A computed fold for a 106-nucleotide RNA from a soil metagenome, annotated as SAM riboswitch aptamer (S box leader).
[in-house]
RNA sequence: CUUAUCAAGAAAGGCUGAGGGAGUGGCCCGAUGAAGCCUUGACAACCUGUUUCGCCAAAAGCGAAGCAAGGUGCCAAUUCCAUCCCAAGAUGUCGGGAAAGAUAAG
Repeated sequence: CUUAUCAAGAAAGGCUGAGGGAGUGGCCCGAUGAAGCCUUGACAACCUGUUUCGCCAAAAGCGAAGCAAGGUGCCAAUUCCAUCCCAAGAUGUCGGGAAAGAUAAG
């Protein structure tokens, strides 16, 4: 940079000790222990692997459904909400899109 996904899902223990939720604003989480590190476990199914079925004469390939061994990811709140644009509504809100961000594969 390109493509796909982002309303679901899933925490215990140890060390340590004040921050954290990307930026900004809000609103939250946090000494009943933040962030970080380690161990174990879980969730998920993007890639690899693998099973079954379908397309095909077959192979390759593609598609559907499963498994979860390996590579990642992830385990408060919709990506916590908003931010920019459009629309509804009428002061309480609410819908869509974009941008940004995150993750995977290339």
Its Rfam family is "SAM riboswitch aptamer (S box leader)". From the family's description: The SAM riboswitch is found upstream of a number of genes which code for proteins involved in methionine or cysteine biosynthesis in Gram-positive bacteria.